[in-house]
A computed fold for a 69-nucleotide RNA from Epinephelus quoyans, annotated as transfer RNA. Its mean pLDDT, the model's own confidence on a scale to 100, is 82. Its Rfam family is "tRNA". Rfam classes the family as a transfer RNA. It is recorded under the gene name trnA.
RNA sequence: AAAGCUUUAGCUUAACCAAAGCAUCUGUUUUGCAUACAGAAGAUGUGGGUUAGUAUCCCGCAAGUUUUA
Numbered sequence: 001a002a003a004g005c006u007u008u009a010g011c012u013u014a015a016c017c018a019a020a021g022c023a024u025c026u027g028u029u030u031u032g033c034a035u036a037c038a039g040a041a042g043a044u045g046u047g048g049g050u051u052a053g054u055a056u057c058c059c060g061c062a063a064g065u066u067u068u069a
Stems, first nucleotide, its partner, number of pairs: 001068007010022004024040005045061005
């Protein structure tokens, strides 16, 4: 320098509805901690386009990664 792939919650993954596990916070339980139970908060990398409707399709940009030179 060129080409390919990936980007969703703090982490790991789903998705027809944006859901689940772990983690975080609150409450109950306990003398206290842990466990258990109940509840809460939290995300589609970014900017455009297509469409009646996009996390999903197309384009640019950014980051990561692989390959080639």